[in-house]
Description: Small-subunit ribosomal RNA, 3' major domain from a Verrucomicrobiota bacterium, 482 nucleotides, folded computationally. The coordinates come from a structure-prediction model, not an experiment, and the mean pLDDT is 83.
Context: one part of a larger RNA
RNA sequence: UGACGGGGGCCUGCACAAGCGGUGGAGUAUGUGGCUUAAUUCGAUGCAACGCGAAGAACCUUACCUGGCCUUGACAUGCACAUAGUAGAAGCCUGAAAGGGUGACGAGGUAGCAAUACCAGUGUGCACAGGUGCUGCAUGGCUGUCGUCAGCUCGUGUCGUGAGAUGUUGGGUUAAGUCCCGCAACGAGCGCAACCCCUGUGUCCUGUUGCCACCCCUUAAUUGGGAGCACUCUGGACAGACUGCCUCGCUUCAACGAGGAGGAAGGUGGGGAUGACGUCAAGUCAGUAUGGCCCUUACGGCCAGGGCUGCACACGUACUACAAUGCCCGGCACAAAGGGAAGCAAGACCGUCAGGUGGAGCAAAUCCCAGAAAACCGGGCCCAGUUCAGAUUGUCGUCUGCAACUCGACGACAUGAAGCUGGAAUCGCUAGUAAUGGCGCAUCAGCUACGGCGCCGUGAAUACGUUCCCAGGCCUUGUACA
Numbered sequence: 001u002g003a004c005g006g007g008g009g010c011c012u013g014c015a016c017a018a019g020c021g022g023u024g025g026a027g028u029a030u031g032u033g034g035c036u037u038a039a040u041u042c043g044a045u046g047c048a049a050c051g052c053g054a055a056g057a058a059c060c061u062u063a064c065c066u067g068g069c070c071u072u073g074a075c076a077u078g079c080a081c082a083u084a085g086u087a088g089a090a091g092c093c094u095g096a097a098a099g100g101g102u103g104a105c106g107a108g109g110u111a112g113c114a115a116u117a118c119c120a121g122u123g124u125g126c127a128c129a130g131g132u133g134c135u136g137c138a139u140g141g142c143u144g145u146c147g148u149c150a151g152c153u154c155g156u157g158u159c160g161u162g163a164g165a166u167g168u169u170g171g172g173u174u175a176a177g178u179c180c181c182g183c184a185a186c187g188a189g190c191g192c193a194a195c196c197c198c199u200g201u202g203u204c205c206u207g208u209u210g211c212c213a214c215c216c217c218u219u220a221a222u223u224g225g226g227a228g229c230a231c232u233c234u235g236g237a238c239a240g241a242c243u244g245c246c247u248c249g250c251u252u253c254a255a256c257g258a259g260g261a262g263g264a265a266g267g268u269g270g271g272g273a274u275g276a277c278g279u280c281a282a283g284u285c286a287g288u289a290u291g292g293c294c295c296u297u298a299c300g301g302c303c304a305g306g307g308c309u310g311c312a313c314a315c316g317u318a319c320u321a322c323a324a325u326g327c328c329c330g331g332c333a334c335a336a337a338g339g340g341a342a343g344c345a346a347g348a349c350c351g352u353c354a355g356g357u358g359g360a361g362c363a364a365a366u367c368c369c370a371g372a373a374a375a376c377c378g379g380g381c382c383c384a385g386u387u388c389a390g391a392u393u394g395u396c397g398u399c400u401g402c403a404a405c406u407c408g409a410c411g412a413c414a415u416g417a418a419g420c421u422g423g424a425a426u427c428g429c430u431a432g433u434a435a436u437g438g439c440g441c442a443u444c445a446g447c448u449a450c451g452g453c454g455c456c457g458u459g460a461a462u463a464c465g466u467u468c469c470c471a472g473g474c475c476u477u478g479u480a481c482a
Stems, first nucleotide, its partner, number of pairs: 001482002003479003007476007015466002019429005026320008034311002042053002064306007073128001077127007088105001091102004108119004130295002133293003139289001141284003144280001146278001151190006157166003170181003196272004201239005207233001210229002215226003242266001245260005322422001326381006338369003343362002348357003388419001393414007435458007
């Protein structure tokens, strides 16, 4: 100087407390451990691994296993030699395919008048290719974490023999090393804040594909058309918030705090992006790159089938429930954000349904996906393993796709398991939040999505407080630790 303390002081945080909803019990989905296996490919392992890499494992993917094949190789560059019915190639034989044979037909480019030479191609040989083989404790790059915590440092000066100290400590204050005051310090840098994006208000501009107040025509109509850009909205510019104004407090004349006015918004308005010096030899050689080591008729390459989906069990994360603030049936209202050409697909018709036929329109503020659902209105159920719950199983179907046996999703009918609110323990959340309801997208032929990322609807309760648990910051103290 640090680190540590079941030392002290001050302070902060959904850390506790106060509340609301869960997990832990059930069934299922999914990941992991374990076991099994020819293989169940590999990695991730306290927080910070376990719906993680994987924004899509039937084949492919695929790295694993079994079997069949190839050996200058699926791919790149170079060298040497050989090669004209050459490159290519319908078809045929063998085969699970790959591969191995055969093969009618049958080319090209550059230079040159041409002969020809060279290229391209094929074969042989040599350099080499190739490796998701090992090492993340040889590395780059990227990432997680402490933590969006308020810290981490430097120059000069001063102090100290020196390591170092000072500045950065102290008194206030703040979300903040934020600002003020003081001070052997004076300044500065990386962080904080601001600058950036979205959202909340207004003005101006814009007026189609958007809008519809007034006017005209039209319709059964609140329908359609015209006219219009007022309004909504689209998307560009600007304004607006700065403790600027008032009162009080602390006062030092301060920073600041509390309240108020005005205002759409008030003290960082709300949200996002943004992650200092560093820590964990943290993670990744399987994204890519890369040193070293290793394999080279195989640890490389191709193919078929299987596996990654196995199941006594254990754990994590979710979904669905156990019901009456509910379930079922009928009616009926209101979104936002997205996607669409090898695509989205309307009206119509067929089918109980999944879906099918067909194809208007639309590269989309125009057309389509597209019915939002909870809510609300009416009716039924009457506390029961039920008109709760839906696992499992049987049969019949639909769709995608060469192909749904291992191993897809969806539909109809039948079946109707566990489950009556969950032990010890444990998690999230402070406001348009939690809880709850639906909608969209990426990946994608299809889909095991209940996952992930977004969008809007409905919309709470509670916070006395900081004694305690956890994590962190500053000062101080002890130490036989570095």
The sequence was found in a public genome assembly.